The RNA shown here (Lysine riboswitch aptamer) has 182 nucleotides and comes from Firmicutes bacterium UBA5324. The coordinates come from a structure-prediction model, not an experiment, and the mean pLDDT is 75. The model forms 98% of the base pairs in the Rfam consensus. It was read from a public genome assembly, where an Rfam model found it.
[in-house]
RNA sequence: GAGGUGGGUAGAGGCGCGGUUUUAUCAUCAGUACUUUCGGGGAGUGUGGUCACAGCAAUGAGCUGAAGGGAAAGGGAUAACCGCCGAAGCAUGAAACAAUGACACGGUUUCCUGCUGGGCUUACGCUUAAAAGGUGUAAGACUGUCACCAGAAGAUAUUUUUGGUGGAGUGCUAUCUCACGA
Numbered sequence: 001g002a003g004g005u006g007g008g009u010a011g012a013g014g015c016g017c018g019g020u021u022u023u024a025u026c027a028u029c030a031g032u033a034c035u036u037u038c039g040g041g042g043a044g045u046g047u048g049g050u051c052a053c054a055g056c057a058a059u060g061a062g063c064u065g066a067a068g069g070g071a072a073a074g075g076g077a078u079a080a081c082c083g084c085c086g087a088a089g090c091a092u093g094a095a096a097c098a099a100u101g102a103c104a105c106g107g108u109u110u111c112c113u114g115c116u117g118g119g120c121u122u123a124c125g126c127u128u129a130a131a132a133g134g135u136g137u138a139a140g141a142c143u144g145u146c147a148c149c150a151g152a153a154g155a156u157a158u159u160u161u162u163g164g165u166g167g168a169g170u171g172c173u174a175u176c177u178c179a180c181g182a
Base pairs, nucleotide, nucleotide: 001180004178006177007176008175009174010173011172014085016084017083018082019081020080023079024078025077026076034069035068036067037066038065039064040063044056045055048105049103050102051101052100088116089115090114091113093111094110095109096108097107117143118142120140121139122138123137124136125135126134127133145167146166147165148164149163150162151161152160153159
């Protein structure tokens, strides 16, 4: 000197992301699950699904009606604290764990690979008790960043700003170092 997916460090985007295993409070979950009594009924019932088993059941179970009592988990909001800027989320696959056993799905956690710059709104779908929340796809404007083009200001060597088009986070900015050239 220029800028190679070279390596490291520190940062920025903003209604920014995530967490708390008894952090605290509140609403919801829900008058639900469950349970007591009375009645109906009359043989099997029994997990989130199927099969099997434990247990329960003619001293009347499961189911059902009425009356009385009556939760919790998960998810959410606020506050506080913590970790951060592939923060994090999702999808396929694999492994482990838990529930009486097995199976398939589902749940929790971890890993590989892939996609998404970010938040918002709307529509459709999945999940959920839920029109909350989460999430996928599509569209819309907004926003940050870089590249290119055009303009304005300043300035004499590159800065600030306005507008337009486009790209993606393996990005962008700053800085150190390695390699390369002189």